[in-house]
Context: one part of a larger RNA
Molecule: large-subunit ribosomal RNA, domain IV
Organism: metagenome
RNA sequence: GUAUCCUGAAGGAACUCGGCAAAUUGCCUCCGUACCUUCGGAAGAAGGAGGCCCUACAUAAGCGCAAGCUCUUGUAGGGGGCACAGGCCAGGGGGUAGCGACUGUUUAGCAAAAACACAGGACUCUGCUAAGUCGGCUUCAAGACGACGUAUAGGGUCUGACGCCUGCCCGGUGCUGGAAGGUUAAGAGGAGGAGUGAGAGCUCUGAAUUGAAGCCCCAGUAAACGGCGGCCGUAACUAUAACGGUCCUAAGGUAGCGAAAUUCCUUGUCGGGUAAGUUCCGACCUGCACGAAUGGCGUAACGACUUCCCCACUGUCUCCAGGAUAUGCUCA
Numbered sequence: 001g002u003a004u005c006c007u008g009a010a011g012g013a014a015c016u017c018g019g020c021a022a023a024u025u026g027c028c029u030c031c032g033u034a035c036c037u038u039c040g041g042a043a044g045a046a047g048g049a050g051g052c053c054c055u056a057c058a059u060a061a062g063c064g065c066a067a068g069c070u071c072u073u074g075u076a077g078g079g080g081g082c083a084c085a086g087g088c089c090a091g092g093g094g095g096u097a098g099c100g101a102c103u104g105u106u107u108a109g110c111a112a113a114a115a116c117a118c119a120g121g122a123c124u125c126u127g128c129u130a131a132g133u134c135g136g137c138u139u140c141a142a143g144a145c146g147a148c149g150u151a152u153a154g155g156g157u158c159u160g161a162c163g164c165c166u167g168c169c170c171g172g173u174g175c176u177g178g179a180a181g182g183u184u185a186a187g188a189g190g191a192g193g194a195g196u197g198a199g200a201g202c203u204c205u206g207a208a209u210u211g212a213a214g215c216c217c218c219a220g221u222a223a224a225c226g227g228c229g230g231c232c233g234u235a236a237c238u239a240u241a242a243c244g245g246u247c248c249u250a251a252g253g254u255a256g257c258g259a260a261a262u263u264c265c266u267u268g269u270c271g272g273g274u275a276a277g278u279u280c281c282g283a284c285c286u287g288c289a290c291g292a293a294u295g296g297c298g299u300a301a302c303g304a305c306u307u308c309c310c311c312a313c314u315g316u317c318u319c320c321a322g323g324a325u326a327u328g329c330u331c332a
Base pairs, nucleotide, nucleotide: 001327002326003325004324005323006322007321008320010318011317014316019313027051028050029049030048031047036041038161052079053078054077055076056075057074058073061070062069063068080084092311093310094309095308097306098305099303100302104116105115120159121158122157123156124155125154126153132145133144134143162298163297164296165295167228168227169226172225173224174221175220176219177218178217181216182215183214187210188209192205193204194203195202196201229247230246231245232244233243256290257287268284269283270282271281272280
C1' cells in the first nucleotide's frame, strides 16, 4: 500500500446523482395499534413494559395404589452484576406520489424492471377427413399433432385483477358479402386475308362472338389498420365568448385526465413543505405533441421497481485517528 474487520470525542446526511456502504432494529410474553379497504386485510402497523437468581404462598396438567415425582402458571417479597432474549442466531420504522393488480417469468456471462406472463375481457376462424401446424423440397404424398377432443371445444389476434366506462368517423387500406354491369387469360369460334400448287389440297394469319377468379363497381365492418380542423366577429369597465358567420372534412377529440414516465418555451403561475426546494405534493389549463381494449380514469393488497419527505441510527461526512489479521514493499 491492498484486502477483510474492530473502535471512536462533539456534531448527526452537513456526504453523495442517490443514506451507496455501514449503523440502528432483531427473540418470547403482555399491553396497545391509525388512514384506507375488494371487509380478507392494512398489522409484527406504530408505540410501550417485562425477561437472570432466591424465598413464601397459591395453582393447571401428566404419571403413580399410595407416599410422591415431573412440569405449568400466578401473586408477594428479596439478591447480585457494567450488562439478565448477557454468546451465536435474529425485522429499522413511518408518510406521499408514479408504474405494474397480485404469486410468478426474463437478457446462462454488465439490464430483474414500469418489460414478459397472468386470471378476466373482446374480436375472429373452424361443423369434423375441422380450422391451424408438422411432414415432403418444389408443385405438395402417406402419415402425425390438433384429439381418443367436437363450438361451454380447438386455433389466431388484441387487451390485461377489480370498479366506473369505452364517444364520433367506413373517405383511404384491409376483411366480409354482392345471380347486374365494365374489364379480363388460355381455350372455343373461324368472317376475312396471305404463301404455294394445274387443281384437290397443304401451310400461315386471323375479325365478330363465347370465355373464370381477380380488378373496377355496390354495400357492411373500427375491442380491423387507422383518423378525430381552420379563420373572423360578438355581452352596458376590461377581459372572455354561451352566440353568429365562413371555408374545409369521412368525421372534426366525447367522458375522464392534464407542465403528466407525455409540456418545447419552462426552474410556467399559485399554494404546501425548507432559513433557503430546476426535484416532490396539491391546484390552474395556454394539452409545442393526453384520451378511451396501440384501452381512459380510479383502486385495497403486493413490489430486491422509481420519486420526495420524516423519525431512529450511524466514520457517508465536518476530519480524520487508533488497533487487528492476511499479503505486498523497504531495511536489518